[in-house]
RNA sequence: CUGGAAACAGGGAAUGGUGUCUCCCUUUCACCGCCGACUGGCUGAUGACUCCUGCUGACUG
Numbered sequence: 001c002u003g004g005a006a007a008c009a010g011g012g013a014a015u016g017g018u019g020u021c022u023c024c025c026u027u028u029c030a031c032c033g034c035c036g037a038c039u040g041g042c043u044g045a046u047g048a049c050u051c052c053u054g055c056u057g058a059c060u061g
Stems, first nucleotide, its partner, number of pairs: 009026005016052002019049003033042003
């Protein structure tokens, strides 16, 4: 200096935050939703769960 393995660490999972879990990626990476020929249209603050915040709908005071 190069290659491999292990450990540790970091990052990511269609818009915010906390905790837990799962999965993926190692920077030329993981990731960047769906429908429609097109103008255009649709769902969801989660990958899953809990809570908070924001938004939307209904009911009650």
The RNA shown here (Fluoride riboswitch aptamer (crcB RNA motif)) has 61 nucleotides and comes from Nitrobacter hamburgensis X14. The RNAcentral record of the sequence draws on Rfam, Ribocentre and ZWD. The organism belongs to Nitrobacter hamburgensis, within Bacteria. Model confidence (mean pLDDT): 77 of 100. The model forms 100% of the base pairs in the Rfam consensus.